[in-house]
Context: one part of a larger RNA
């Protein structure tokens, strides 16, 4: 001298950007963080009001409304979001293979989409419980389920062909074997009722089978990145084969036999620390030291195990077992998991509000309005850190008065102040007053598509209208007045800045050297001076 997620002292006017539990991966009270789709199904309220009856308690009916809770069945919930405990590991960086592998939603591309059945929720009745909840019986739909046809380029099995070092990857034929689900809108040219619909016809939007793509995931395989030899041997699923199993898939990933292998001073094995990287500090560099915050992996979701749905999980706000805790109880049994966002309690030198919005972007779900979104946008607190700006400008000497020192002449404080003249940023009032708004939806006009059709749907293009949380903010404009806005630290050398008094090895100072014992420029404390400056010191750490 640089830097920081800091802390600590003293001080403190505004903004803009950022950034803020680095300690207990302690324990959490409360709210809120993931739903949606009535255009996949069946069913279906109530408050309120209206009308009509009433023996004045009421009762019927209707609108609310096929609307809300509920319950079947889809997608989504495995993203987003947090958190570094654990991990020295193919965990991660990079670079390659997978002829060993999957892969929902989206995209192109070919083909289908026939006809059948039988449950179970809601519901209704009946029970058991204190609650959580649960147990029997009957009824009932469906894009929930099950058979049944039918089918390639699918999957098996034989045979052939071609191809590589090899091999189950390619090609070609026979045999088994393997799917589907419909909803919504519009139309009446052809058939039936006959206003309008059925059925057909068309548009969406769906399903089912294969291929291909894109974007994602698994598995291998070379290279690289901590300290310890005061750890010298480790290894029995442990190296290898075979037979079986598993798995989307390769493989001791399991199993049974069969062999005796397999690593290892080029550091195994064992301890220790630790997520890794893109980066960030610093440095001329080479290296160091470091992994907040943003981005990529990766791991954990109380602690340990587990599998179950599923394209995708061994699943943070599922599930089940133990365990530790805390909570409820009617003592028979339940019920919880912030390392989401805010909060709270403990720790600690130390780290923020129980805020506001889905308007923006992003996501989930819906045809679509929409809905949900503690992601996100943003307000809130904190000089934490950067980066801007102010606290005034210019004039003014009889060098005022006071304070310091004096050789008692003076000298400094010092153009400093007063006083004149001036401005008006930022804080203050008051007025106007946004970008961020493109969607989407809806009116309109236009093209293009479907079609008998100037209907409808359905797409593109232009125009109007509707949408702001921040926020009456930003910005502008007015007004008034120097008015509201300086402080810290040093002054013996190093290192810029000196005198004066008090103290007298005391009281204290202090990075190093080293001031203090009666004149101390080193200690207080005063006047002056230097350095920084909304900050200035100190402390830690790190180059």
């Nucleotide at each position: 001298g640089g830097a920081c997620g800091a802390a600590c002292g003293c001080u403190g006017g505004c903004g803009g950007u950022g950034u803020g539990c680095u300690u207990a991966a302690c324990a959490c009270a409360u709210g809120c963080a993931a739903g949606u789709c009535g255009c996949g199904c069946g069913a279906g309220a109530a408050c309120g009001u209206c009308u009509c009856c009433u023996u004045c308690g009421g009762g019927a009916g209707g609108c609310u409304a096929g609307u809300a809770a509920a319950g079947c069945g889809g997608c989504g919930a495995a993203c987003g979001g947090g958190u570094g405990a654990g991990u020295a590991a193919c965990a991660c960086g990079u670079g390659a293979g997978c002829g060993a592998u999957c892969u929902a939603c989206c995209c192109g591309a070919c083909g289908g989409u026939g006809g059948g059945g039988g449950a179970c929720a809601a519901c209704c009745c009946a029970g058991g419980g204190a609650a959580a909840c649960u147990u029997g019986g009957g009824c009932u739909a469906a894009u929930a389920c099950c058979g049944c046809g039918u089918a390639c380029a699918g999957c098996g099995c034989u045979g052939g062909g071609a191809g590589u070092g090899a091999a189950g990857a390619c090609c070609c034929a026979g045999c088994g074997u393997g799917a589907a689900a419909g909803c919504u809108g519009g139309c009446c040219u052809c058939u039936c009722c006959a206003u309008g619909g059925a059925a057909g016809c068309u548009a969406g939007c769906g399903c089912c089978g294969u291929c291909g793509g894109a974007a994602g995931a698994g598995c291998u395989c070379g290279c690289g990145g901590c300290c310890u030899a005061u750890c010298a041997g480790c290894u029995u699923g442990u190296u290898g084969g075979u037979g079986g199993g598993g798995u989307a898939a390769c493989g001791g990933c399991c199993u049974a036999c069969c062999a005796a292998g397999g690593c290892u001073a080029u550091g195994a094995c064992g301890g220790g620390u630790a997520g890794c990287u893109g980066g960030c500090g610093u440095g001329a560099g080479a290296g160091c030291g470091c992994g907040a915050g943003c981005a990529g992996c990766c791991a954990c979701a109380c602690u340990g195990g587990g599998a179950c749905u599923g394209a995708g999980a061994c699943a943070c706000g599922g599930c089940c077992c133990a365990g530790a805790c805390u909570c409820c109880u009617a003592c028979g049994g339940g019920a919880g998991g912030c390392a989401g966002c805010a909060g709270u309690g403990g720790g600690g030198a130390a780290u923020a509000u129980u805020g506001c919005g889905c308007a923006a972007u992003g996501g989930g779900c819906g045809a679509a309005a929409g809905c949900c979104u503690g992601a996100c946008g943003c307000a809130g607190c904190g000089a934490c850190a950067c980066c801007g700006c102010g606290u005034g400008g210019g004039g003014g000497a009889g060098g005022a008065a006071g304070g310091c020192c004096u050789u008692a002449g003076g000298g400094u404080u010092g153009u400093a102040a007063a006083c004149c003249c001036c401005u008006g940023u930022c804080a203050g009032a008051c007025g106007g007053g946004a970008c961020g708004a493109a969607c989407c939806g809806u009116a309109u006009g236009u093209c293009g598509g479907c079609g008998a059709a100037u209907a409808c749907c359905c797409g593109g293009c232009g125009u109007g209208c509707c949408u702001g949380a921040c926020g009456g903010u930003a910005c502008c404009g007015u007004c008034a007045g120097a008015g509201g806005a300086a402080g810290c630290u040093c002054c013996g050398g190093c290192u810029a800045a000196c005198u004066c008094c008090g103290u007298g090895c005391c009281a204290g100072c202090a990075g190093c050297c080293g001031c203090g014992g009666u004149a101390a420029u080193a200690c207080g404390g005063a006047g002056g001076g230097g350095g920084c400056u909304a900050g200035c010191g100190u402390u830690g750490u790190u180059c």
RNAcentral holds the full RNA, with entries from ENA. This is a predicted structure of a 543-nucleotide part of an RNA (small-subunit ribosomal RNA, 5' domain) from an uncultured bacterium. Model confidence (mean pLDDT): 85 of 100.